[in-house]
Context: one part of a larger RNA
RNA sequence: CCUUCGUUAAGGAACUCGGCAAAUUAGCCCCGUAACUUCGGGAGAAGGGGUACCGCGGUAGCGUGAAGCGUCGAGCACGUGGAGCGCGAGGCGGGCGCAGAGAAUAGGCCCAUGCGACUGUUUACCAAAAACACAGCUCCCUGCAAACGCGGAAGCGGACGUAUAGGGGGUGACGCCUGCCCGAUGCCGGAAGGUCAAGGGGAAGGGUGACGAGCCCCGAACCGAAGCCCCGGUCAAUGGCGGCCGUAACUAUGACGGUCCUAAGGUAGCGAAGUUCCUUGUCGGGUAAGUUCCGACCUGCACGAAAAGCGUAACGCUGGCCACACUGUCUCGACCCGAGACUCA
Numbered sequence: 001c002c003u004u005c006g007u008u009a010a011g012g013a014a015c016u017c018g019g020c021a022a023a024u025u026a027g028c029c030c031c032g033u034a035a036c037u038u039c040g041g042g043a044g045a046a047g048g049g050g051u052a053c054c055g056c057g058g059u060a061g062c063g064u065g066a067a068g069c070g071u072c073g074a075g076c077a078c079g080u081g082g083a084g085c086g087c088g089a090g091g092c093g094g095g096c097g098c099a100g101a102g103a104a105u106a107g108g109c110c111c112a113u114g115c116g117a118c119u120g121u122u123u124a125c126c127a128a129a130a131a132c133a134c135a136g137c138u139c140c141c142u143g144c145a146a147a148c149g150c151g152g153a154a155g156c157g158g159a160c161g162u163a164u165a166g167g168g169g170g171u172g173a174c175g176c177c178u179g180c181c182c183g184a185u186g187c188c189g190g191a192a193g194g195u196c197a198a199g200g201g202g203a204a205g206g207g208u209g210a211c212g213a214g215c216c217c218c219g220a221a222c223c224g225a226a227g228c229c230c231c232g233g234u235c236a237a238u239g240g241c242g243g244c245c246g247u248a249a250c251u252a253u254g255a256c257g258g259u260c261c262u263a264a265g266g267u268a269g270c271g272a273a274g275u276u277c278c279u280u281g282u283c284g285g286g287u288a289a290g291u292u293c294c295g296a297c298c299u300g301c302a303c304g305a306a307a308a309g310c311g312u313a314a315c316g317c318u319g320g321c322c323a324c325a326c327u328g329u330c331u332c333g334a335c336c337c338g339a340g341a342c343u344c345a
Stems, first nucleotide, its partner, number of pairs: 001340001003338001006335003010331002014329001019326001027051005036041001038173001053094004061087004068080004072075001096100001108324001113319002115316002120132002136171007148157003174311003179241003184238002186234005193229003199223002205217004242260005269303001270300001281297005
């Protein structure tokens, strides 16, 4: 020097991306516990007190329940009885130590907030998460030789099930809700009409022959499915949800008006957000000082309603932020028991 531990004056997060690591807390009994809440919870909230031993005394009490005694329907009966055994507080008194859960095992806690409801699942070897799943909600398909899947087929799964069933998509507990647009794309419906292949059909024409017959070639009308066009429906289908100008008796703002465009012009709720470029926006809070954080405002570059919107108790080895406690993280080091490195053998 490196490493596993232990201790450390004063200070106590000043360390650092970040209290990472360490420290604190810790068992049992009693007291006592807030907001909020889905009334279960939150709760071991928080915060306090007690704790060993000796004596009263194995006391009070609880459990079990023998002998004996009594009764009768005479039973492995019932009643009475309380021995013995087991468990065992609380109180009072006493003495010892710095210390009585004397060692070991053994929660640190609080406040507000983002995300995800939750328990679960995951990148075997850098990611455990706000990702996946999830109950619940919703849409579509499927009437059974089901839809759908595997297979070349037979066949099998679905299912020895039958619409309260099965398959597929989306959303993701719960609460309050989920607006407008069907022009485009998709899907569904539509006995008409348009287009439309093979095929049917054969007018007209042609070859051969003889300007015949026969054989052969070509072939116009017309009849021909699905699809497409067309007509409708459908957004918890794919998706989309405007611009300019003016206007109120200070100013500012613009309930109001005009105009252009559109299929329709973003409702509720939320909003500098895990989304805000300008931006460390502005104001308030917390700090002596705060690009983070919390609460507001709304000018939303570029939120917005099941790729859900907004809330939400509980939960989380989850993200950011603030306290308390506590500490060698630090000021800033020091000492020490071991193991190494190193030197010698």
This is a predicted structure of a 345-nucleotide part of an RNA (large-subunit ribosomal RNA, domain IV) from Selaginella bryopteris. Its Rfam family is "Bacterial large subunit ribosomal RNA". Gene Ontology terms of the family: ribosome and structural constituent of ribosome. The organism belongs to Selaginella, within Eukaryota. The full RNA is in RNAcentral, with records from SILVA.